Large-subunit ribosomal RNA, domain IV from an Acidiferrobacterales bacterium, 343 nucleotides, folded computationally.
It matches the Rfam family "Bacterial large subunit ribosomal RNA". Rfam 15.1 lists 51,934 matches to the family in 10,816 species.
The coordinates come from a structure-prediction model, not an experiment, and the mean pLDDT is 87.
[in-house]
Context: one part of a larger RNA
RNA sequence: CGGUCUUUAAGGAACUAGGCAAAUUAACCCCGUAACUUCGGGAUAAGGGGUCCCGUCCUGUCUUCGGAUAGGCGGGCGCAGUGAAUCGGCACCGGCGACUGUUUAUCAAAAACACAGGUCUCUGCCAAGUCGUACAGACGACGUAUAGAGACUGACGCCUGCUCGGUGCGGGAAUGUUAAGGAAGGCGGUUAUUGCGGCUUGCCGCGAGAAGCUGGCGACUGAAGCACCCGUAAACGGCGGCCCUAACUAUGAGGGUCCUAAGGUAGCGAAGUUCCUUGUCGGGUAAGUUCCGACGCGCAUGAAUGGCGUAACGACUGGUGCACUGUCUCAAAGACCGACUCG
Numbered sequence: 001c002g003g004u005c006u007u008u009a010a011g012g013a014a015c016u017a018g019g020c021a022a023a024u025u026a027a028c029c030c031c032g033u034a035a036c037u038u039c040g041g042g043a044u045a046a047g048g049g050g051u052c053c054c055g056u057c058c059u060g061u062c063u064u065c066g067g068a069u070a071g072g073c074g075g076g077c078g079c080a081g082u083g084a085a086u087c088g089g090c091a092c093c094g095g096c097g098a099c100u101g102u103u104u105a106u107c108a109a110a111a112a113c114a115c116a117g118g119u120c121u122c123u124g125c126c127a128a129g130u131c132g133u134a135c136a137g138a139c140g141a142c143g144u145a146u147a148g149a150g151a152c153u154g155a156c157g158c159c160u161g162c163u164c165g166g167u168g169c170g171g172g173a174a175u176g177u178u179a180a181g182g183a184a185g186g187c188g189g190u191u192a193u194u195g196c197g198g199c200u201u202g203c204c205g206c207g208a209g210a211a212g213c214u215g216g217c218g219a220c221u222g223a224a225g226c227a228c229c230c231g232u233a234a235a236c237g238g239c240g241g242c243c244c245u246a247a248c249u250a251u252g253a254g255g256g257u258c259c260u261a262a263g264g265u266a267g268c269g270a271a272g273u274u275c276c277u278u279g280u281c282g283g284g285u286a287a288g289u290u291c292c293g294a295c296g297c298g299c300a301u302g303a304a305u306g307g308c309g310u311a312a313c314g315a316c317u318g319g320u321g322c323a324c325u326g327u328c329u330c331a332a333a334g335a336c337c338g339a340c341u342c343g
Stems, first nucleotide, its partner, number of pairs: 001338008010329002014327001019324001027051005036041001038155001052076004057072006077081001089322007096314002101113002117153007129139003156309004161239003166236002168232005175227003181221002185217001187215004193208007240258005267301001268298001279295005
C1' cells in the first nucleotide's frame, strides 16, 4: 500500500451521474391498517405492543385422564429473552409495458419478444399454406370454416374520424395495345431446260428460268397482362396555404381566395415526441436545466405503424419524503490474508 471483514464521537446524503455500496427492517403472536379498485385486491399496507425462566395458583376448550392448548394472576434474572444463525426498509407522485412468462450461452433482462383478447385476408378438402428435383411422398390432419393458414394489433374500459388521386389487392368486360403459334400473298437462293458467244464438238462463259427444296418478309388471326371502369384503408399510405375581419387593445366566431384524393375529428400535448427552451404560470426547495399540475404558436401528436385512461404486477425508469447509515464532512482503530523486510 492492497484485499476480505469488524467497530466508530458529532453530524446524517452535505457523497455521487445516481443513496452505488453499506446500514436500517426482519421470525412468530396480538392490535391496527388509507387512497384507489377490475371488489379479487391494495395488505405483512402504514403504524404499534408482546416474546426468557419459575409457580402443587385461577379460568376456558380438547382429552387416550398422562396431558395438550389459549389466556389470567403472582414471582425471578440479565445491558440485552426471535439473547447465536436464518429471516421484508417503508411511503408518496409520474413514465412505459396490462399481468405470470421469454431474450442478446460469453458487456444489454428492458419500455424489446411472447401473451389471452381484437380485426382483416385466404382456404370447401387430393383445402389453402409448407418441405421436397418430383404429375413421388409427407406435414397441415386421421383435422373440415366455432377448422386451418397468413398479416397487424396486444388484458380490461371509452373509442377508433376524413381520404380510393398514387401503390397494392378484388371485381369487370366493350375498346386500344400485346407473344408463341397459324396464315392469304409476295420476294430471294438453288437449276431440269433454254437463248447468245467462244472454241479443243462436248465443254466453258454470260443471260432467262418451271417443278421441287429452301431463306427472309408478311395483310389477317391470336390469351393473360397492361391501358380502361368500379370497389377496397384494423391494405401500403395521406390528412394544406395566403389575405381580411367584432365600438380600446388583443383575439378572430365569420368572410375571401388558391390548391388538394382529402385537408387531422375525439383525445392527448414543451411529451421516451418541443428545435427555439432552463417556454410561461402554479407546486415542491433557503436555492430546482430534473420532477408534478396546468397552458398550447404540436420546429415535427393523433386514433389496431392503434388514441386516451386504467386496479394489480415490475431485479424496468424519472422525482420526493421518513427511517437508516463511514457514501460523505474526515478520517481512525482492530482482525485475518497478501505486498514489503530478514532468513